[in-house]
RNA sequence: CACAGAGUAGAAAUUUGUGCGUGAAGUGUUCUGCGGACGGGGAGUUGCCGCAGAAACGAAAGAGGUAUCCUCUGCGGUGCAGAUUUCGCAUCCCGCUGUU
Numbered sequence: 001c002a003c004a005g006a007g008u009a010g011a012a013a014u015u016u017g018u019g020c021g022u023g024a025a026g027u028g029u030u031c032u033g034c035g036g037a038c039g040g041g042g043a044g045u046u047g048c049c050g051c052a053g054a055a056a057c058g059a060a061a062g063a064g065g066u067a068u069c070c071u072c073u074g075c076g077g078u079g080c081a082g083a084u085u086u087c088g089c090a091u092c093c094c095g096c097u098g099u100u
Base pairs, nucleotide, nucleotide: 002099003098004097005096010087011086012085013084014083015082016081017080018079019078020076021075022074029055030054031053032052033051034050035049036048040094041093042092043091061073062072063071064070065069
């Protein structure tokens, strides 16, 4: 010098447990504002995530009981936690490992 490679935060799917809703919250979509994170170091967005506000869309209930509540079985692109698998620095520069 060239080639190859490793490694993060995190994301997704499946599954288990436990909640919430089923008197419709949550989830998902769009817009605005604010904030945050992004391999070991530096930079870092039009990408990602979170929060707040706004808008549009939108649902699966059934059975039983001691009945204005409760229980069970379901349902929800439902919250949280665990497990497994897969993917994985947006990108740029440097560094690290191996070979020449």
Molecule: THF (Tetrahydrofolate) riboswitch aptamer